[in-house]
């Protein structure tokens, strides 16, 4: 100098003038004037997870369904109790295993395919039990073909073909045997808190679980338009259906509990307020505009709506340190 | 605000791991003096978009964009 990796901070400052919302205080003419104070974000967004809160019966159990999924430690909105431990969406650090990069470093929906079921189009003989060409062998004869048997090394097909390579072995072959390597299991040894590593022993082994499923742990449902109270209005009028063979009710199903109403359509009346609700804040809903100054410039994504924690997505530009590779010079 | 669903040919919809389809419409031809109807054939697809899983994705998973519906 060039190329790159990972992390953090900000995303406007200052002065003047004017304006908006809310609170408070003083004055009075009671809705205005003066003073004081507060007023969007790192994502307020998506609503993808988790929690608080509220209602559904302080009656539960099972199934279904959904979520999480290597290990250790710390943190974590909150929750539970036996009160110092456990659970919790997840986050951070370190480590293990697998993969990528020359490297800094990055990625992993990372339990189980040796429980079971299923799937694999086309091609191919065959996609997990079979044999097309081939190889070997036996029989027959028309002597290069037919039939029987064995085999899976080689060929061909395919994304994938009986774990790979070598040697032995055999009629030809084959984990058939052996060595090394891959994989799996292990109540063995050893190191490690553990995941796991190394060694031994045993096994004989294709893929897919973001296919069904199995294992472990967790989860009741609905959502602030939840819901509570006050006021207003009142008539329950008509039609159809379900229900003591049990409706409605904790909202998919069953058991259990409870015990008489419930559902749909038509027609009529009312349709306001307070709380829930926050050290921004409910009202169709404020949080802004102009000018000057400095700067390279003021410009990106974007506007709270019950609250809190996390994840994901969008984002012009500026700044801060850390590290890697290549080239050049000293 | 909260909750739920959909996106496949010009339109309406099937297809839910294995070559993307149907009806209507379009175009051309036949038929007719001409048109309609009828008959024959042809074209038309980033399966909304971007990633991932898989040998293989319209289909499974995550993200994203647009549209629709319900709740006072």
């Nucleotide at each position: 100098a060039g190329a790159g990796u990972a992390g953090g901070u900000c995303g406007g400052g200052u002065a003047g003038c004017g304006g908006c919302u809310c609170c408070u205080u003083u004055g009075c003419u009671u809705g205005c004037a003066g003073g004081g104070g507060a007023g969007a974000g790192g994502a307020a967004a998506g609503u993808c997870c988790g929690g608080a809160c509220u209602u559904c019966a302080c009656a539960g159990g099972g199934c279904a369904c959904g979520g999480u999924g290597c290990c250790c430690a710390a943190c974590g909105a909150g929750c539970g109790c036996u009160c110092g431990c456990g659970c919790a969406a997840g986050u951070u650090g370190g480590g293990g295993c697998g993969g990528g990069g020359c490297g800094a470093c990055c990625c992993g929906a990372c339990g189980g395919a040796a429980a079971g079921u299923g799937c694999a189009a086309c091609a191919g003989a065959a996609a997990c039990a079979a044999a097309c060409c081939g190889c070997c062998u036996c029989g027959g004869c028309u002597u290069g073909c037919c039939g029987g048997g064995g085999u899976a090394a080689g060929g061909g097909u395919g994304a994938a073909a009986u774990c790979g390579u070598g040697a032995g072995g055999u009629a030809a072959g084959a984990g058939c045997u052996c060595a090394c390597g891959c994989c799996g299991a292990u109540u063995c040894g050893u190191c490690g808190u553990a995941a796991g590593g190394c060694g031994g022993u045993c096994g004989g082994g294709g893929g897919c679980a973001a296919a069904c499923c199995c294992c472990a742990c967790c989860g009741g449902a609905a959502g602030c338009a939840a819901g509570a109270c006050c006021a207003a209005a009142u008539a329950g009028g008509g039609a159809g259906g379900a229900g003591a063979u049990g409706a409605c009710g904790c909202u998919g199903c069953c058991c259990g509990c409870c015990g008489a109403u419930c559902c749909u359509c038509c027609g009529g009346g009312u349709u306001g307020g307070u709380c829930g609700c926050g050290c921004a804040g409910a009202u169709a809903a404020a949080u802004c505009g102009c000018u000057g100054c400095a700067c390279a410039a003021a410009u990106a994504c974007a506007g709270a709506a019950u609250c809190c924690g996390g994840c994901u997505u969008a984002u012009a530009g500026a700044c801060c340190g850390a590290c890697u590779c290549u080239c050049a010079c000293u | 605000g909260c909750g739920g669903g959909c996106a496949u040919a010009g339109c309406u919809c099937a297809g839910u791991g294995g070559u993307a389809g149907a009806g209507c419409g379009a175009u051309u031809c036949c038929u007719u003096g001409c048109c309609a109807a009828g008959g024959a054939a042809u074209a038309g697809g980033u399966c909304g978009c971007c990633a991932g899983u898989u040998c293989g994705a319209a289909u499974c998973u995550g993200g994203u964009u647009g549209c629709c519906c319900g709740c006072u």

Two RNAs folded together computationally: RNase P RNA and transfer RNA, 402 nucleotides in total.
Model confidence (mean pLDDT): 77 of 100.
Rfam match: Bacterial RNase P class A. By type it is a ribozyme. Rfam describes the family as follows. Ribonuclease P (RNase P) is a ubiquitous endoribonuclease, found in archaea, bacteria and eukarya as well as chloroplasts and mitochondria.